[in-house]
Molecule: transfer RNA
Organism: bacterium
RNA sequence: GCUCCUGUAGUUCAAUGGAUAGAAUAGGGGAUUGCGGAUCCUCUGAUCGCAGUUCAACUCUGCGCGGGAGCG
Numbered sequence: 001g002c003u004c005c006u007g008u009a010g011u012u013c014a015a016u017g018g019a020u021a022g023a024a025u026a027g028g029g030g031a032u033u034g035c036g037g038a039u040c041c042u043c044u045g046a047u048c049g050c051a052g053u054u055c056a057a058c059u060c061u062g063c064g065c066g067g068g069a070g071c072g
Stems, first nucleotide, its partner, number of pairs: 001071007010025004018055001027043005048064005
């Protein structure tokens, strides 16, 4: 340099082109406990960026950026 794959909460993953983007875990608060842990309740937190297609985009297309693989 070329080709392919990939990008969603701190982390691991969901989401038929149409739900208020949802779980688990982590984190905050509370209950419980002699104190912790475990358990239960509750709260917070995300679509890599810019365009395009569409009535409607996490999803499809283009370019860019990040990561991975292969070839040279």